This is a predicted structure of a 148-nucleotide RNA (c-di-AMP riboswitch aptamer (ydaO/yuaA leader)) from a Verrucomicrobiota bacterium.
The sequence was found by an Rfam model in a public genome assembly.

RNA sequence: UUCUUUGUUUCGCUUAAUGAUUCGACCGGAUCGAGUCAGCGGGGGAACCAAUUCCUGAAAUGGAUCGGGGCGAACGAUGCGCGGCAUCGAGAGCAUUUAAUGGCUCCAGCCCGACAGCUAACCUCGUCGGCAUCAUUAAAGUGCAAGG
Numbered sequence: 001u002u003c004u005u006u007g008u009u010u011c012g013c014u015u016a017a018u019g020a021u022u023c024g025a026c027c028g029g030a031u032c033g034a035g036u037c038a039g040c041g042g043g044g045g046a047a048c049c050a051a052u053u054c055c056u057g058a059a060a061u062g063g064a065u066c067g068g069g070g071c072g073a074a075c076g077a078u079g080c081g082c083g084g085c086a087u088c089g090a091g092a093g094c095a096u097u098u099a100a101u102g103g104c105u106c107c108a109g110c111c112c113g114a115c116a117g118c119u120a121a122c123c124u125c126g127u128c129g130g131c132a133u134c135a136u137u138a139a140a141g142u143g144c145a146a147g148g
Stems, first nucleotide, its partner, number of pairs: 003148006011141001012131003018038008026029001039127006049117001053064003067115001068112004075089006091106004096140007
C1' cells in the first nucleotide's frame, strides 16, 4: 500500500448559498474590505409552439376593467366568532445514503415597478441567513480498532 473478516455510542441540519486563490488593512486569524477561478442556484433573451379580458358592432371604432410578474414547499377548498383562526387536500423538512413503517414539524417571508409565455446563441445576478440531531428494520458506503 492492497484485499479480506469481525467489532464499533464514527458520519451535524436547513438553504443555491460551497471550495480554491490574489491584493490590502489590522494582526498572526474560522477577522475585515476589494477581486479571480471552479462548483451550485436564479433572471432576462429567437425560431417553432403557445396565448389573444369583457360589452356594443358586419367591421372599424367606442366603452368597461380587480394591473402584471419573480424567488420560495409555503398553494387550493370549506367553515367561522372573519385585521384572523380552524379543518381537509396538495406540497416541504427530520442528522452518511437508499427503501419501508410509525411519529413529529413547516405550510412563511421578500422582490420588480407598468414590464418579461416558452426560448438556442448571448447577456446578467446570487453564493446569505437561521439552527442543534425522532425511532425501528434491511441493504450499501465512510472513519476508527483488532485479526489474517